[in-house]
RNA sequence: CGGUGGUCGCCGCCUAAUCGCCCGUCAGGGCGAGCCGGGGAACCACGUUCCUGGGGUGCAUCCGCGCACGCGGUAGGGAUCUUCCGUCCCGAACCCGUCAGCUAACCCGGUCGGCGGCUGACGGAAGGACAU
Numbered sequence: 001c002g003g004u005g006g007u008c009g010c011c012g013c014c015u016a017a018u019c020g021c022c023c024g025u026c027a028g029g030g031c032g033a034g035c036c037g038g039g040g041a042a043c044c045a046c047g048u049u050c051c052u053g054g055g056g057u058g059c060a061u062c063c064g065c066g067c068a069c070g071c072g073g074u075a076g077g078g079a080u081c082u083u084c085c086g087u088c089c090c091g092a093a094c095c096c097g098u099c100a101g102c103u104a105a106c107c108c109g110g111u112c113g114g115c116g117g118c119u120g121a122c123g124g125a126a127g128g129a130c131a132u
Stems, first nucleotide, its partner, number of pairs: 010117005018033006034111006044101001053099001054096004062073004076090004081127006
């Protein structure tokens, strides 16, 4: 000097998941604002019987083959100003516990996590914003 990896800080991206204050034994905890989600009347909707339980967060559901694992597609989501096309990646996980349509008042919960910074921050077209 160069390469790779890690940590801290800073600048950004996905996401509701940010900001402020207080306490602390320094691991964390509490409160408030903002944001997100759930429960919960009337009206409306639904309305029989049997089988199958059902519902929620989330883009993450469904189909086929196998049918133990898994494989192939797919609704959908992401690829750094926006939209479209192409291409690529993901297409998980968890909670309630037999109970939830909508829903004013009201009540409850969450505010994680994962990445980039010589970039897959991909290629093309159109549009916009800002600066000069």

A computed fold for a 132-nucleotide RNA from Micromonospora qiuiae, annotated as c-di-AMP riboswitch aptamer (ydaO/yuaA leader).
The organism belongs to Micromonospora, within Bacteria.
The coordinates come from a structure-prediction model, not an experiment, and the mean pLDDT is 76.
Rfam family: c-di-AMP riboswitch aptamer (ydaO/yuaA leader). About the family: This family represents a conserved RNA structure found upstream of the ydaO and yuaA genes in Bacillus subtilis and related genes in other bacteria.